Predicted 3D model of a 99-nucleotide RNA (Guanidine-I riboswitch aptamer) from Sutcliffiella cohnii.

[in-house]
RNA sequence: AGAUAGGUUUUCUAGGGUUCCGUAGUCUUUACUAGUCUGGUCCGAGAGAAAGCCCACAAGUGUAAGCUUGUGACACGGAGGGAUAAAAGCCUGGGAGAU
Numbered sequence: 001a002g003a004u005a006g007g008u009u010u011u012c013u014a015g016g017g018u019u020c021c022g023u024a025g026u027c028u029u030u031a032c033u034a035g036u037c038u039g040g041u042c043c044g045a046g047a048g049a050a051a052g053c054c055c056a057c058a059a060g061u062g063u064a065a066g067c068u069u070g071u072g073a074c075a076c077g078g079a080g081g082g083a084u085a086a087a088a089g090c091c092u093g094g095g096a097g098a099u
C1' cells in the first nucleotide's frame, strides 16, 4: 500500500428496555409513581439458530427449456452518534482499529 466474504425475508433465541397490559405502592375516584417489578405485548443479532425465495458454482438427468442434489467457508472488535416510549449483540457497521 492492497485484498477476500452472495442477497433478502420470516420465525425464534441470547440480549434489551418501559409505550401498552399486568404487578406493586399512593389515592375516595379519575389518576400518579415504580423496570432498583418475575412477566405478556414490544425491540432484537454480520460475527446466534432454523426455514423460504433469489443468485453463483459443481454433479446427475434431459434433444432442449428445465428439473434434482450438493456447496456458499471464516469472522477479534471499540468509543462516540442515531432511531423509537426507551434501551440493547438494533442502525452507523464484516465500519474505525486489531490480527
Stems, first nucleotide, its partner, number of pairs: 006054007015043002020040002022037001023034004055072007074094001076097001080092003